[in-house]
Parts: sequence; structure tokens; C1' cells
RNA sequence: CUCAAGCAAGGGCAAACUCACCGAAAGGUGGGGACGCAAAGCCACCGGUCUAAGGGAAUGAAUCCUAGGACAGCGGGGUUGCCAGC
Repeated sequence: CUCAAGCAAGGGCAAACUCACCGAAAGGUGGGGACGCAAAGCCACCGGUCUAAGGGAAUGAAUCCUAGGACAGCGGGGUUGCCAGC
């Protein structure tokens, strides 16, 4: 340098689903529950996605547009943390 095999320790978080509550909704909070995650800790700064109460447009009716709402387990970015090795 190359190839192959093997390999931590302590743990952490918690998808779907479900029960209760909040919300117009998206979604959120708590309990149960684990699909997964080395940041699936935190932050809405950028992109993206979701919802449309309110507002606007059209209209027999249906409907369409819009974020001051939401998603950090969509990506980027910022920031903090655990262990091992060098």
C1' cells in the first nucleotide's frame, strides 16, 4: 500500500398505529408502542413540502389563489453533545 474477515462500552431518540387533549386544517402535546436514526439534539436563515381559518377571485353549485400557520424524521446551513481512534 492492496484485499478479505471480524469488532466496541454506556446509553439516547422514537416512525406507523393507538388513547386523551389543543387546532379551521396541516400539525402539535402527553401516555402506550418501535419503523428506523451516529446527531432522528436544538434553531424556520435558504430551498422544498403540507394546510387555507382569514383575505381575494369566480360562481347555480362546485372551485381557484394566498402564510401572519406548519414540517428540524425533506435537503442545505448554524450551533451543542457522547464514545473510540489518530
c-di-GMP-I riboswitch aptamer from Steroidobacter agaridevorans, 86 nucleotides, folded computationally.
The sequence is in RNAcentral, with records from Rfam.
Model confidence (mean pLDDT): 86 of 100.
Lineage of the source: Bacteria > Pseudomonadota > Gammaproteobacteria > Steroidobacterales > Steroidobacter.